[in-house]
Molecule: Bacterial RNase P class A
Organism: Flavobacterium enshiense
RNA sequence: GCAGACCGCCUUAUCGUCGUUCCGGUGAAUAAUCGGGAGGGAGGAAAGUCCGGACACCAUAGAGCAGCAUAGCGGGUAAUGCCCGUCCGUCGAGAGAUGAGGACAAGUGCAACAGAAAGUAUGUACAGGUAAUGCUGUAGUGAAACCAGGUAAACUCUAUGCGGUGAAAUGCCAAGUAUAUCAGCAGUUUCCGGUUCGCCGGAAUAAGGGCGGCUCGUCCGAUGCUGAAGGGUAGGCAGCUUGAUCCCGAUAGUAAUAUCGGGACUAGAUAAAUGAUAAGGGUUCCGAUUUUAUCGGAAUACAGAAUCCGGCUUACAGGUCUGCUUUU
Numbered sequence: 001g002c003a004g005a006c007c008g009c010c011u012u013a014u015c016g017u018c019g020u021u022c023c024g025g026u027g028a029a030u031a032a033u034c035g036g037g038a039g040g041g042a043g044g045a046a047a048g049u050c051c052g053g054a055c056a057c058c059a060u061a062g063a064g065c066a067g068c069a070u071a072g073c074g075g076g077u078a079a080u081g082c083c084c085g086u087c088c089g090u091c092g093a094g095a096g097a098u099g100a101g102g103a104c105a106a107g108u109g110c111a112a113c114a115g116a117a118a119g120u121a122u123g124u125a126c127a128g129g130u131a132a133u134g135c136u137g138u139a140g141u142g143a144a145a146c147c148a149g150g151u152a153a154a155c156u157c158u159a160u161g162c163g164g165u166g167a168a169a170u171g172c173c174a175a176g177u178a179u180a181u182c183a184g185c186a187g188u189u190u191c192c193g194g195u196u197c198g199c200c201g202g203a204a205u206a207a208g209g210g211c212g213g214c215u216c217g218u219c220c221g222a223u224g225c226u227g228a229a230g231g232g233u234a235g236g237c238a239g240c241u242u243g244a245u246c247c248c249g250a251u252a253g254u255a256a257u258a259u260c261g262g263g264a265c266u267a268g269a270u271a272a273a274u275g276a277u278a279a280g281g282g283u284u285c286c287g288a289u290u291u292u293a294u295c296g297g298a299a300u301a302c303a304g305a306a307u308c309c310g311g312c313u314u315a316c317a318g319g320u321c322u323g324c325u326u327u328u
Stems, first nucleotide, its partner, number of pairs: 001324007009281007017041002020038007043302001047313002050311005055166004062216004067162005072086005087101001088099004102157002107155002109151002124139005170238004181228006189204006208220004245264008282300007
């Protein structure tokens, strides 16, 4: 130098803060509150919101078109624009890094300048040839000059894939108001059962509405839909952390990873806690000095959970370990 893994301040004391649990007091109370004991409390990226999902709802859940995404081959994974292996291209001396890596004979485009001419286009100079013709060759220009080659992070074609919204999702409880007002559209239809003949229940269906854009289709729908203005509430609980989780070992595999066995439980806040102070030390840098050693000064990174998980990308003072390469 290249690749990979890990740590990234420590200890003590005092005070403070959030959760769990135990004990005691007040209290009608498993509410609330006060005191005491024990235990726990922000990451490798929690960031970016760039991808993929789990989960919840739309919702019973499809087809086509449009649109978007990916692109050598094989494997892994819940899945991916991710990971592993390998081929080819580019960069590098090398270890390695990186790729926008399907198709130009399906079609349409694009290529400045130079040059005679940039496509089934053209004829400058020289040579050969013909009845004749740029018919043939060389030279010039240019990245490219005989039915041409290049280009598809050019349009396009091929193959494969893709619903939406998002934890402020969503569900439950409590409280409270106005089953009120105005405008528009459509309807009060059909069938079945019951009946105290007022009506009740069920099925179909109209206008209309829902399903990422459009169409079909499908679902809701007898009183419904659309719009305007206005009123009430915005409090509590769940979701909420046991997971496609983490650690160790064995087997299979080049590896990613899979299977089996054993062990662990590790924040859950809600305007948002996880801290402050003091002392001593560690590490790094600088200076002095007698090299050892000591003293003094400075610094101690990036940063902060909010439903959760797997990736990618970006930031990072300093330190440790492993393997590999090698000009001088």